RNA sequence: AGAGUUUGAUCCUGGCUCAGAACGAACGCUGGCGGCAUGCCUAACACAUGCAAGUCGAACGAGACCUUCGGGUCUAGUGGCGCACGGGUGCGUAACACGUGGGAAUCUGCCCUCAGGUACGGAAUAACUCAGGGAAACUUGAGCUAAUACCGUAUGAUGUCUUCGGACCAAAGAUUUAUCGCCUGAGGAUGAGCCCGCGUCGGAUUAGCUAGUUGGUGAGGUAAAGGCUCACCAAGGCGACGAUCCGUAGCUGGUCUGAGAGGAUGAUCAGCCACACUGGGACUGAGACACGGCCCAGACUCCUACGGGAGGCAGCAGUGGGGAAUAUUGGACAAUGGGCGCAAGCCUGAUCCAGCAAUGCCGCGUGAGUGAAGAAGGCCUUCGGGUUGUAAAGCUCUUUUACCCGAGAAGAUAAUGACUGUACCGGGAGAAUAAGCCCCGGCUAACUCCGUGCCAGCAGCCGCGGUAAUACGGAGGGGGCUAGCGUUGUUCGGAAUUACUGGGCGUAAAGCGCACGUAGGCGGCUUGGUAAGUUAGAGGUGAAAGCCCAGGGCUCAACCCUGGAAUUGCCUUUAAGACUGCCUCGCUUGAACACGGGAGAGGUGAGUGGAAUUCCGAGUGUAGAGGUGAAAUUCGUAGAUAUUCGGAAGAACACCAGUGGCGAAGGCGGCUCACUGGACCGUUGUUGACGCUGAGGUGCGAAAGCGUGGGGAGCAAACAGGAUUAGAUACCCUGGUAGUCCACGCCGUAAACGAUGAAGACUAGCUGUCAGGGUGCUUAGCACUUUGGUGGCGCAGCUAACGCAUUAAGUCUUCCGCCUGGGGAGUACGGCCGCAAGGUUAAAACUCAAAGGAAUUGACGGGGGCCUGCACAAGCGGUGGAGCAUGUGGUUUAAUUCGAAGCAACGCGCAGAACCUUACCAGCGUUUGACAUCCCGGUCGCGGGGAGUGGAGACACACCCCUUCAGUUCGGCUGGACCGGUGACAGGUGCUGCAUGGCUGUCGUCAGCUCGUGUCGUGAGAUGUUGGGUUAAGUCCCGCAACGAGCGCAACCCUCGUCCCUAGUUACCAGCGGGUAAAGCCGGGCACUCUAGGGAGACUGCCGGUGUCAAACCGGAGGAAGGUGGGGAUGACGUCAAGUCAUCAUGGCCCUUACGUCCAGGGCGACACACGUGCUACAAUGGCCGGUACAGAGCGUCGCCAACCCGCGAGGGUGCGCCAAUCGCCAAAAGCCGGUCUAAGUUCGGAUUGCAGUCUGCAACUCGACUGCAUGAAGCCGGAAUCGCUAGUAAUCGUGGAUCAGCCAUGCCACGGUGAAUACGUUCCCGGGCCUUGUACACACCGCCCGUCACGCCAUGGAAGCUGGGGGGACCUGAAGUCGGUGGGCUAACCGCAAGGAGGCAGCCGCCAAAGGUCAAUUCAGUGACUGGGGCGAAGUCGUAACAAGGUAGCCGU
Repeated sequence: AGAGUUUGAUCCUGGCUCAGAACGAACGCUGGCGGCAUGCCUAACACAUGCAAGUCGAACGAGACCUUCGGGUCUAGUGGCGCACGGGUGCGUAACACGUGGGAAUCUGCCCUCAGGUACGGAAUAACUCAGGGAAACUUGAGCUAAUACCGUAUGAUGUCUUCGGACCAAAGAUUUAUCGCCUGAGGAUGAGCCCGCGUCGGAUUAGCUAGUUGGUGAGGUAAAGGCUCACCAAGGCGACGAUCCGUAGCUGGUCUGAGAGGAUGAUCAGCCACACUGGGACUGAGACACGGCCCAGACUCCUACGGGAGGCAGCAGUGGGGAAUAUUGGACAAUGGGCGCAAGCCUGAUCCAGCAAUGCCGCGUGAGUGAAGAAGGCCUUCGGGUUGUAAAGCUCUUUUACCCGAGAAGAUAAUGACUGUACCGGGAGAAUAAGCCCCGGCUAACUCCGUGCCAGCAGCCGCGGUAAUACGGAGGGGGCUAGCGUUGUUCGGAAUUACUGGGCGUAAAGCGCACGUAGGCGGCUUGGUAAGUUAGAGGUGAAAGCCCAGGGCUCAACCCUGGAAUUGCCUUUAAGACUGCCUCGCUUGAACACGGGAGAGGUGAGUGGAAUUCCGAGUGUAGAGGUGAAAUUCGUAGAUAUUCGGAAGAACACCAGUGGCGAAGGCGGCUCACUGGACCGUUGUUGACGCUGAGGUGCGAAAGCGUGGGGAGCAAACAGGAUUAGAUACCCUGGUAGUCCACGCCGUAAACGAUGAAGACUAGCUGUCAGGGUGCUUAGCACUUUGGUGGCGCAGCUAACGCAUUAAGUCUUCCGCCUGGGGAGUACGGCCGCAAGGUUAAAACUCAAAGGAAUUGACGGGGGCCUGCACAAGCGGUGGAGCAUGUGGUUUAAUUCGAAGCAACGCGCAGAACCUUACCAGCGUUUGACAUCCCGGUCGCGGGGAGUGGAGACACACCCCUUCAGUUCGGCUGGACCGGUGACAGGUGCUGCAUGGCUGUCGUCAGCUCGUGUCGUGAGAUGUUGGGUUAAGUCCCGCAACGAGCGCAACCCUCGUCCCUAGUUACCAGCGGGUAAAGCCGGGCACUCUAGGGAGACUGCCGGUGUCAAACCGGAGGAAGGUGGGGAUGACGUCAAGUCAUCAUGGCCCUUACGUCCAGGGCGACACACGUGCUACAAUGGCCGGUACAGAGCGUCGCCAACCCGCGAGGGUGCGCCAAUCGCCAAAAGCCGGUCUAAGUUCGGAUUGCAGUCUGCAACUCGACUGCAUGAAGCCGGAAUCGCUAGUAAUCGUGGAUCAGCCAUGCCACGGUGAAUACGUUCCCGGGCCUUGUACACACCGCCCGUCACGCCAUGGAAGCUGGGGGGACCUGAAGUCGGUGGGCUAACCGCAAGGAGGCAGCCGCCAAAGGUCAAUUCAGUGACUGGGGCGAAGUCGUAACAAGGUAGCCGU
C1' cells in the first nucleotide's frame, strides 16, 4: 500500500466482499511448564447457610468469677465515638448528572495553631427487684439507683442581635498525678452544600411549551443565595442557534482503531454521580433522608397456637434460574489501610494470599551432532524413475522443563509470615515426561492420485459439482501458525462509501417549475477610534494511573518502580492593531432615481374584420356520394354529392414567419383603442453601499381534471357501429357525449428540459442575426466602432467519455437547494392542503450482487445508401398428379443391424445384401480362443488330394493316395511349421464425434482475414482496410498519418482451341507401282490427318473516343483465339461443441465360458400409409416396319471374343485373333429416305399377371437378371407449391467404365452426336460484400423482455375487534410523616408562697401527600376472520407492451 466482483472487451460511477488490528468473549479440535493479568456483558431475577462493624471498664451503676485482698478478668445495660468510610451495582438520569473553568450567600465531628474558660446546684431513668400479658416477636405496671446521660443558676467577650441605650448565650469529668477530656471564640486544614459560562446521543412522521409559570414587593424557611414556599401585584418566560415531547444512555480520565482528523467504546484501575426488594417519609447526627437504621404502603418469601410476627447478598463465598458464556460456601490479619481505645488490643470477605479456567499477554520446552544401502513402508509414475528424505534406523552427545533427593531466603527497622518448605541454589537418573490445528481454484503462501457424477456436498466474494473436479470426500505431498489453531460475534480500518482534513449534482444518484421576499449568511473605496474575533508573551489550572521518552528492578520479556515530556483545553493578564466585527468622517465605481429616445405575439379590458367549416332557406341538376390498403357502417330518388345566391352560429387567426421578438417561468401571433409591467440606448444630473443570496413564507404556474352559470361551429376521451385479426375491449373508417370556448372559484402537477440554481469578476478569436448609439466617406448606401440580446464554429482549460468552451460544464468568490447501490417506493403509516381526483412531506421489513453512464467491436433491424449472384425478372425444360425403381419416416417384426436430420439427412456411408458381405434375430457349438507375442512339452505323417459315417453345418470319428522342410559345431542344437498345456494376454462394428487425431461438408471460389513499425485514443480500440473512380476480385489508380508485409484474388499447373519443329508404328495415304467384287490389302512414302514430346501465340500490345495527364471503360483493326479465350485442379482467417469412435488411429469407461469367436437358417427385401430423388409415359416435332450415314472415350487373358452353325429370342456349340493406335467389345442412337397408323385410352403407354424358357452361381422359395408367347392397369401434361439452366449451355440422343460369378444400375462417374430461347432491368423474394445509422442484443432477433392469471414460500399495510405496557389529566379515598392550628387529657427539673404559668408529651383538626379506585381520552406494542399490494421461486397459462422506424416513434403529466 491494495485486491476480487457489472462487460464480448473498455473507461467511469457505484455498491457488495476480502487481506489488518482488537476483545471481560463463546464454540470445535488439540493441550507440557512457568510468570503477570483477567473472569455474570444475560434476570437491578429469587435467594438456603456462614461470614462482611464494631469498640471503649481510663464516663457510669450493677452482676458474675478470680484474688497474693493491693487488685484483676468477663460482660447485659446507661453513656461516648464509629456505623454517612470501606465494599457492591449501573436501575434511574439527556440533567449543573458529568467534564472544564470560574463565583459568593455557607457549614465542617475527629486533626493543627492561637486566646480564654472549666463555678454552684437540681430532677430523673435503664440495668436491677417484684407483679403481669403473649405461641413467639416482644411488652405492661409498681419500686430502687449512677454518670462525661438530662436540666437550671452564675460568670461571660474577642461571639450574636441591636432602636447603639442595651439585650442574650457555655462547660464534665476520669485518675495510677503522668495525662486524657470538656466549653467559648478566632484562624487553618480536610470534607461537603449552592450558583454560573462552555461542552455533552438520536428523532421535526414531536412545533409550539409554560399558572409558581416569568418578574417584582413583603413574609416564611434553610447552614447558605434563590418561587425554595406563601400572600399580593404585573403578564411575562422558553422556542427553528430546535423549546416541549418520544426513544436510548450513568459521565469522565481513559480503551480499541486510524498516517492524522476522526469513528467506536466507557470491563478490570482511578475521579464524580445515582441506587440498595418497589414507592413515599422523616428521625438521629458535624455529616444521611442512611446497602447489612426507623416508620408507612405494596408485591413476594418464611414462622404461627390464626390472635400476630419476621425478612431484604446490586458485600465475600455459595444455590436455583436465565444464558453461547464467566471461578472456592478456601487461608490470614504477616503486610498496606480503616474503626474504637491512653494503651495492650479487638474488629475488618477492605486487603494480602492460595484454589479453578490456554480467557489474554509474555517467556521456555518437546532434543543436539553425525548418518545414503538415498533401507523398508506409503504415494505418484512416461515403468526409466521420482518423492516422503538426513527424515528414520544406527552411532556419539546434552539434561532446559517435568520427576527424585538435599539445602533454603527476601517480603520484617525490636517482636509478629497466611503465602510456604514458596522463589532461588546444589545433586541424581534417563531421550527420557511433552504437537497440534487450519489451509492448498483466484483474491492468497501451498498439487497430484482415487472415489463421487448438478448426487453427496463446498462456499467470505467471484463461484465449484451434469464421468477425466488442483474448488466435494479420502490419501500422499505441500504451505501457514504453533500450546495453540480455526470458526462465529462485535468495533475501527481499508471506505475519499457522509468527503473539516477529503466527494459530488448536463447524460451515472443529485438544481426546488418560476419569481418576490423574512430571518440568517456574505458584502465596494476611505479617515479616526475600539479591541469582541485574531496573533504573540507571561501566570494559573489541565488529579493519579495510562500512552510516549530516558533510566532502573524481577535471569529476559510480559509486569513493576523513578524521572521527564505530553495533556493540542479552559481561565486571568500584558502587548500588537494588519485583517474581520462595532462606532465614526467622507467617496462614487456597485445599486437606485430623474430626463430624452426607439424596438417588441409582454399583460388586462373593450370594440371590430375577412377566409374557411357546419347548419338553415331558395335555385340549377341527377344517381350516386363518403371513405379505404381493400371495404363496409353512413348519406342519397322524401333529390344527396356537385354548383349558385341569401342567412345564422361558434371557434381559430393562412400568407407575413425568420435557430426573429417579448416575458421570471408557465407562455404570448388578425386589426384598432384605452390602461399597464419590464428590458435596452444616450446624455448630463441626484442619493451615497441603499447590495447579493435567501431556510420558513407569499404569489404566479401548460394540459388534463373539479364546482356554479353561460356557450357549443369544428375537433373529440367515453360510447355505438363497420372493418382488420387466431382474438382486436386497439391501430383504420362512419358517427358521437363530456371536454375544448367565456365568466368566477378550485387544483398545483409535466421529459414544468438547456435534463445545466442565482449573483459578481477574470480568461484567444472568427462568423451570422435582432434592437439602439457614434465616427468617417465616394450617402437609396458602404466601412469602422460601441452597448444589450440571440445563434453557429473554435483555442487554452475542463470532462469517464460524449461534449462544454466570454450565453462555460474553464479559473475564482458568496448564498440557497439536492445526492449517497438496485428493487421494495415516491409506496405504507402519521401530519398538512384539497369538494373530489389527488398533492406534499416520507420510512421499514424483506430481497439482489449488481443496477447504471459514456464510448468500442460485432451481430441484428418489417433503418438508409452502393454493389453482386440463374436471386428475381425474361425464357426453355422439369418436380408436385400416374405406374414403377430407389432412399427415408412411420408401423410391423424374433430381427426388420447401425449411422446421416433444414439449406449442408433422404439413388447418402452402399463403385453391387440370394450364401458370403453382416455388424441384427432365434438356435447348435467353442473358451488362451478365428488372429499376434512370450513360456513349457510333443511331432516332423508338416502339407496336398480323394472318398466314408453321424450331423443342418460348424464339428467329431475312422480310412486311402501323393509328397517326405532348412541350417548345423551332428547335440532333440537352432530356425520354420503344426498339435497339446499354463498364464500373461488376445478379441469387441460395445459406450462417449460433447475427451480426441485424421478426413470431410457448409457459408464460398464469397473477397475477404490479418500482422510489423508509426500515429491517434486514459482505454477497449482506431488508422492502414475509410474516401473519389475502377474491377470478376482489398483488381488497379488517385487522394490520405500512415509506410510496408503476410494468408487469400490473379498468375504459375492440367486440358480443349491455331500454327511450327522433331519423330513416324500398330495410326495415315497426296503422288508412284501392284492388286481386289470391295477394302492402306501389298510395295513404298512421312506430304496430310493423327499420335506425343517440345516450342510459338494474347500483352488492353496498336488506333480512336471517354476519363483527372491515372487506373480503366467503350468502339475498331489485325488475329485460330480479345479483354480472367472455354473447362478443370486449386477453398484465406474462421463459423456451425456441423459429420464420422461403423474406413483408420486413439484417451477414458465397460464385457472376458462372453458384449469374444464358429456355424447353418432367417432378417437387412416386411407394408394401411407419408416424404425426397429418379425412370417410363400420357403421344403425330409421335409410334411401328424397312433401308441407310456419321462419333468420342474407355475396357479386355479366371478376359474381350471375330467368323461359321443351331435357336423366334435370351442364348448354345465350335473356334480365328488379341496382354491390344495391330484383335475384340462395336450395333452408335437421335438423324436421313421410304411406308404405315389418323386422334382413339389407340398400332399411345407399358405396369400387373399366367405359361414356357435362357444364363450366372454350391444354391435363384423368401430374394437375381434376361428371353418368348399371352395379359394390357393407371395415365390424355398434373392443386397449393417448387427445381435446374445464360452457349456448345438447356433440352434431346445414344456410348463406355468402376463395383461385379450374376444382379435388382432407371443410380454414380465419364464420352461424344444434334442443338435452342431469353436477360428490359434491379422495384420486389433469397444469399452475400462494403459504408452508414439505431440498439435495453453479445448463447448475439431462433436475441432480449413486460403484465395479468395459477401454485409454493417469506416479510409487510388495512381491518370488526381482543390483549398488554407507558405517560399525562379530572375526581374520590387518603397511610406514615414534617409543618401549622387546637384545648376538654397527661406532665420531674424552670418561675411562683400558692393557685397556677412557661415548656413538653399524647390526642384531635388542617395543608401537603405515596399507593389505591373510578372516568374519558392519548400513545406504543402484540394478536385478528377477511383483505391489499410487494419480494423470491422449476422447463406452468394467456397474450407481445418495450429495445431496430420493435412493425401505431417512444416518453412525461392528467
RNAcentral holds the sequence, with entries from ENA.
The RNA shown here (small-subunit ribosomal RNA) has 1454 nucleotides and comes from an uncultured Alphaproteobacteria bacterium.
The prediction has a mean pLDDT of 86.